[in-house]
Context: one part of a larger RNA
RNA sequence: AAACGCCGGCCGGCACCUUUACACACGCAAGUUCGAACGGCAGCGCGGGCUUUCGAGCUCCGGCGGCGAGCGGCGAACGGGCGAGUAAUACAUCGGAACGCGCCCAGUAGUCGGGGGAAUAGCUCGGCGAAAAGCCGGAUUAAUACCGCAUACGACCUGAGGGUCGAAAGCGGGGGACUUUAGGGCCUCGCGCUAUUGGAGCGGCCGAUGGCAGAUUAGCCAGUUGGUGGGGUAAAGGCCUACCAAGGCGACGAUCUGUAGCUGGUCUGAGAGGACGACCAGCCACACUGGGACUGAGACACGGCCCAGACUCCUACGGGAGGCAGCAGUGGGGAAUUUUGGACAAUGGGCGCAAGCCUGAUCCAGCAAUGCCGCGUGUGUGAUGAAGGCCUUCGGGUUGUAAAGCACUUUUGGCGGGAACGAAAAGGACUGUGCCAAUACCACGGUUCGAUGACGGUACCCGCAGAAUAAGCACCGGCUAACUACGUGCCAGCAGCCGCGGUAAUACGUAGGGUGCGAGCGUUAAUC
Numbered sequence: 001a002a003a004c005g006c007c008g009g010c011c012g013g014c015a016c017c018u019u020u021a022c023a024c025a026c027g028c029a030a031g032u033u034c035g036a037a038c039g040g041c042a043g044c045g046c047g048g049g050c051u052u053u054c055g056a057g058c059u060c061c062g063g064c065g066g067c068g069a070g071c072g073g074c075g076a077a078c079g080g081g082c083g084a085g086u087a088a089u090a091c092a093u094c095g096g097a098a099c100g101c102g103c104c105c106a107g108u109a110g111u112c113g114g115g116g117g118a119a120u121a122g123c124u125c126g127g128c129g130a131a132a133a134g135c136c137g138g139a140u141u142a143a144u145a146c147c148g149c150a151u152a153c154g155a156c157c158u159g160a161g162g163g164u165c166g167a168a169a170g171c172g173g174g175g176g177a178c179u180u181u182a183g184g185g186c187c188u189c190g191c192g193c194u195a196u197u198g199g200a201g202c203g204g205c206c207g208a209u210g211g212c213a214g215a216u217u218a219g220c221c222a223g224u225u226g227g228u229g230g231g232g233u234a235a236a237g238g239c240c241u242a243c244c245a246a247g248g249c250g251a252c253g254a255u256c257u258g259u260a261g262c263u264g265g266u267c268u269g270a271g272a273g274g275a276c277g278a279c280c281a282g283c284c285a286c287a288c289u290g291g292g293a294c295u296g297a298g299a300c301a302c303g304g305c306c307c308a309g310a311c312u313c314c315u316a317c318g319g320g321a322g323g324c325a326g327c328a329g330u331g332g333g334g335a336a337u338u339u340u341g342g343a344c345a346a347u348g349g350g351c352g353c354a355a356g357c358c359u360g361a362u363c364c365a366g367c368a369a370u371g372c373c374g375c376g377u378g379u380g381u382g383a384u385g386a387a388g389g390c391c392u393u394c395g396g397g398u399u400g401u402a403a404a405g406c407a408c409u410u411u412u413g414g415c416g417g418g419a420a421c422g423a424a425a426a427g428g429a430c431u432g433u434g435c436c437a438a439u440a441c442c443a444c445g446g447u448u449c450g451a452u453g454a455c456g457g458u459a460c461c462c463g464c465a466g467a468a469u470a471a472g473c474a475c476c477g478g479c480u481a482a483c484u485a486c487g488u489g490c491c492a493g494c495a496g497c498c499g500c501g502g503u504a505a506u507a508c509g510u511a512g513g514g515u516g517c518g519a520g521c522g523u524u525a526a527u528c
Stems, first nucleotide, its partner, number of pairs: 002524005009375002012372001017333001022331003027327002031074001033073002038070001040067002044065003047061002049058003081286001083284001091210006099203003104199008114149001116147002125137004154165004170191006178185002212258003219249003224246008261283004265276004288309005311322004339365001341364003347361001348359004378408004388399004414464005422455001427449008472517005477498003483512005493500002
């Protein structure tokens, strides 16, 4: 955070499984992100080549735009969900010392004095399997993948001298002279790479204090409490281990049991307090159940791996596949909770030099009066106080200016027309400065041009006709605002409490009238 009953016109903002952390069909939610790391070319387009009946066709060429599959890098530890567990390894506040860090910022040195190696996927060939992200074997190939050599800011050891260990990678744009095997070398700019110092922010760890219930739980603990040696970690520590000592906690409530995510806050209240912890924000924990590590800067990892278990599905019975507490949606449970929608236009995130791609985060739309706020359902006039209803002492009273009638207005709704903000960055041209051998490239600035909107032809504005399209619900004995008549006769019934009803019921039922709220009103549940 409601549900139910009756009733229901419009708009805007917000929220929307509290129950089974029950089980899930199908689609999407993390990239097919980078071709400016790489070998390549399956498909598409262009170009070249060949043929041609001039429509076209393909047996060729990775030459170009690009790019399936692959290798490699980064991301996938964020974002999103849920509250099961957890009474302390959590949270809040205040302190602390023995730590780590990818990307980001600032700096120093190197990559530029450099030098090598061995593979493997893809592809092709052979075999196995019903299939599965299929598996096995042989040949072959590249890199910013992998492994070495050299060098060193650094780390470790040592009393010192000194010793030991340990790096790297290239890619793209442009170009005057020189050179060249015509690709380049070389120069320069940009993006990277290695080592290291500092920062930022983030994270790990320790201590104190604080916030539930039960004594019909009083004793609890054996790696337990401390020390030494060793191991382990990024790091202190029984964190682990061997030995030694016998300690440690407890009526200021240990241990056990029950319940529970914690906080900022929310509700209520004059406050003190009490109750709660939906939405939003911070922290924690979890990801079918239990356990484990791997990779990595970071996980013991929701849409990764391994093992075991329960369940579901496929099977050729040999074996395999799966995990919505992501967004929608289904079954089930329940008093009860929505669309298998649109878009990346904005904000943010990942990758990328960028263009851009991805993004159920997000922004929007849809459904339900579930809550909050706003607007309307007409306005003025109108007494023969009409008719009708109800009451009546039969005179009248009341409904009631209410209606009709007359005059007006047009919100909302309907129809017609116009029409946004959210979008200015990026980009192109010109130009200035820096860099540079350079008017080139690149970076930064200025001027100018100017593309991009899911929502949506929506908001909003203008016009047209016409009172036209729009009122209910509960109550009327006292508490408690609001009264009569009839029916009923301790019956039927009402009721929150007191209590009404047994023949004149303001308390039941109906009607007229009234009172209160109003697109809501009541009831139930819950809190103060």